[in-house]
Context: one part of a larger RNA
Molecule: small-subunit ribosomal RNA, 5' domain
Organism: soil metagenome
RNA sequence: GGACGAACGCUGGCGGCGUGCUUAACACAUGCAAGUCGAGCGGUAAGGCCCUGCUUUGGUGGGGUACACGAGCGGCGAACGGGUGAGUAACACGUGGGUAACCUGCCCUCAGCUCUGGGAUAAGCCCGGGAAACUGGGUCUAAUACCGGAUAUGACUCCGCAUCGCAUGGUGUGGGGUGGAAAGCCUUGUGCGGCUGAGGAUGGGCCCGCGGCCUAUCAGCUUGUUGGUGGGGUAGUGGCCUACCAAGGCGACGACGGGUAGCCGGCCUGAGAGGGCGACCGGCCACACUGGGACUGAGACACGGCCCAGACUCCUACGGGAGGCAGCAGUGGGGAAUCUUGCGCAAUGGGCGAAAGCCUGACGCAGCGACGCCGCGUGUGGGAAGAAGGCCUUCGGGUUGUAAACCACUUUCAGGAGGGAAGAAGCGAAAGUGACGGUACCUCCAGAAGAAGCCCCGGCCAACUACGUGCCAGCAGCCGCGGUAAUACGUAGGGGGCAAGCGUUGUCC
Numbered sequence: 001g002g003a004c005g006a007a008c009g010c011u012g013g014c015g016g017c018g019u020g021c022u023u024a025a026c027a028c029a030u031g032c033a034a035g036u037c038g039a040g041c042g043g044u045a046a047g048g049c050c051c052u053g054c055u056u057u058g059g060u061g062g063g064g065u066a067c068a069c070g071a072g073c074g075g076c077g078a079a080c081g082g083g084u085g086a087g088u089a090a091c092a093c094g095u096g097g098g099u100a101a102c103c104u105g106c107c108c109u110c111a112g113c114u115c116u117g118g119g120a121u122a123a124g125c126c127c128g129g130g131a132a133a134c135u136g137g138g139u140c141u142a143a144u145a146c147c148g149g150a151u152a153u154g155a156c157u158c159c160g161c162a163u164c165g166c167a168u169g170g171u172g173u174g175g176g177g178u179g180g181a182a183a184g185c186c187u188u189g190u191g192c193g194g195c196u197g198a199g200g201a202u203g204g205g206c207c208c209g210c211g212g213c214c215u216a217u218c219a220g221c222u223u224g225u226u227g228g229u230g231g232g233g234u235a236g237u238g239g240c241c242u243a244c245c246a247a248g249g250c251g252a253c254g255a256c257g258g259g260u261a262g263c264c265g266g267c268c269u270g271a272g273a274g275g276g277c278g279a280c281c282g283g284c285c286a287c288a289c290u291g292g293g294a295c296u297g298a299g300a301c302a303c304g305g306c307c308c309a310g311a312c313u314c315c316u317a318c319g320g321g322a323g324g325c326a327g328c329a330g331u332g333g334g335g336a337a338u339c340u341u342g343c344g345c346a347a348u349g350g351g352c353g354a355a356a357g358c359c360u361g362a363c364g365c366a367g368c369g370a371c372g373c374c375g376c377g378u379g380u381g382g383g384a385a386g387a388a389g390g391c392c393u394u395c396g397g398g399u400u401g402u403a404a405a406c407c408a409c410u411u412u413c414a415g416g417a418g419g420g421a422a423g424a425a426g427c428g429a430a431a432g433u434g435a436c437g438g439u440a441c442c443u444c445c446a447g448a449a450g451a452a453g454c455c456c457c458g459g460c461c462a463a464c465u466a467c468g469u470g471c472c473a474g475c476a477g478c479c480g481c482g483g484u485a486a487u488a489c490g491u492a493g494g495g496g497g498c499a500a501g502c503g504u505u506g507u508c509c
Base pairs, nucleotide, nucleotide: 001509002508003507004506006505007504008503009502010501013376014375015374016373017372018371019369020368021334026332027331028330030329031328032327035076036075037074040073041072043069044068047067048065049064050063051062052061053060054059083287084286085285093211094210095209096208097207098206099205102204103203107200108199109198110197111196112195113194114193115149116148117147118146124139125138126137127136128135129134155178156177157176158175159174160173161172162171163170164169184192185191186189213259214258215257220250221249222248225247226246227245228244229243230242231241232240262284263283264282265281266277267276268275269274289310290309291308292307293306312323313322314321315320340366342365343364344363348362349360350359351358352357379409380408381407382406389400390399391398392397413450415445416444417443418442419441423436426433427432453498454497455496456495457494458479459478460477464493465492466491467490468489474481475480
């Protein structure tokens, strides 16, 4: 000098764009953050409509309808999106390869198929247990729920042939064997679906080379350890697991141990080489009260799922139950320190749906904070050999100083009035549909009117005098100032530097 997710002191007009718990991965009140589909299904709790019985009205009972829908069965989603950085020195990450060792819901392309039966169960109704959470029995019923049968190229496996490969083998083709599919719906269409197989796309799993911290005051480490064979397991290779066999494997090119740490694109600095950092944004990883486990599923060992254990909190009728903000806001606590319990789904994106649409604290906006960067303003011109006041003085004067007053002018920003968007493509038969927002922006109005501070002035380093103080009080980044003439302390006048900021502290280059 530059930089900052900063903090502290003094000060503070406006706007734009960013940005804001670096500490306790401490504990959390309250609300919201993941639903949706009635065009899969049985239905009808509340409302609407129609018919109808009783009733003086009020009202009440029965049946129907489907604009619609609580609860339920079923499907898809809930593995995304959002948060955090605890752990991790590791194939976690980066980069480049491999998979002849693999998976992939929804989407795209192609081919074929969608035949025929069955038994349940939730909801409902009836009866019960419990304070509650919840739960038992009986009975009835549906499906794109569940289970059989049929058919099926292909799949799996064995054998043959051809061909290719470094190879366990790949590709093509012929034959035998094994066990296997489906679902319907509506608004009847070029509709939406279902099943099988092949290919693609996307996403992922696994493996390998190389690369990036400190410590030798850690020198030896290792028994599923290193390799093999058989078996198991997996989507799949593998000591992943297991039995047996062998005795190996790693290490000064730093094993093992200890400390620290999420990694990267990047960011800061620097002429570069390098050094430091990994907040915001983006990619990957890991975690979700702590530890362990699996279930479901195309995908999880699953933040707002389940089970067990633990700590903690809450409810209880003492028998038993409920909970997990490192989602958005918010609270307490910790701390030098870090925001609103806001608006909206209008846009973008996501889930579901044929669609309308519903949901979405993702997101879009607004709010708060000079936390940062950038822009603008606090007026412009004229105005005395120079008012008053202040300060200094050699008492002549000098300086503050064109500064003010005063004259002329302008009106950005803030203020008032009027007008007033784009963002809207889409959706909807049409009417219509914007959170931001009566915002931006435009026009007009009034009046210099509402808007300047902070640090420094001994040298480094730009800017000097007076008074007070008297090694006191104090200053200080270093050198050093202060003990009676202090440009170094305190105040004042003056000056210098930056400016809605200026200084200080901390950290990095």